[in-house]
RNA sequence: GCCACCUUAGCUCAGCGGUAGAGCAGGGCACUUGUAAUGCUCAGGUCGGGGGUUCAAUUCCCUCAGGUGGCUC
Numbered sequence: 001g002c003c004a005c006c007u008u009a010g011c012u013c014a015g016c017g018g019u020a021g022a023g024c025a026g027g028g029c030a031c032u033u034g035u036a037a038u039g040c041u042c043a044g045g046u047c048g049g050g051g052g053u054u055c056a057a058u059u060c061c062c063u064c065a066g067g068u069g070g071c072u073c
Base pairs, nucleotide, nucleotide: 001071002070003069004068005067006066007065010024011023012022013021018055026042027041028040029039030038048064049063050062051061052060
């Protein structure tokens, strides 16, 4: 330098055009002599930045940034 993939909650990840979700972690309650475990519940998000297409974009297109892998000198 070229190619591919990834970027969504504190962490790990779903979500392939129509109201953003799960598990773990966190708060509360129940249970327990107490803790753990378990059950119920609550909160937590500029969907990496910008632009475009569309009635409507996390999703499609372009660009930039960061990351991973591969190729090449």
Model confidence (mean pLDDT): 82 of 100. The RNA shown here (transfer RNA) has 73 nucleotides and comes from candidate division TA06 bacterium ADurb.Bin417. The sequence is in RNAcentral, with records from ENA. Its Rfam family is "tRNA". About the family: Transfer RNA (tRNA) molecules are approximately 80 nucleotides in length. Lineage of the source: Bacteria > Bacteria candidate phyla > candidate division TA06.